[in-house]
RNA sequence: GGGCCUAUAGCUCAGUUGGUUAGAGCAACCGGCUCAUAACCGGUCGGUCUUUGGUUCGAGUCCAAAUGGGCCCA
Numbered sequence: 001g002g003g004c005c006u007a008u009a010g011c012u013c014a015g016u017u018g019g020u021u022a023g024a025g026c027a028a029c030c031g032g033c034u035c036a037u038a039a040c041c042g043g044u045c046g047g048u049c050u051u052u053g054g055u056u057c058g059a060g061u062c063c064a065a066a067u068g069g070g071c072c073c074a
Stems, first nucleotide, its partner, number of pairs: 001073007010026004019057001028044005050066005
């Protein structure tokens, strides 16, 4: 210098050919159970979907660029 993959909750991830409340598990918090702790059960909380621009009636999803991370070639 060139190419590919990736970015969604504190962490690990899902999200259907673009369609109307953005989800799960773990963690945290509250409660139940227990003599008590763990485990287990119920509930609550938590996201400007990396950033900017574009397409569209409508974008986490499509297009372009930038940034961070990973891999390959030279």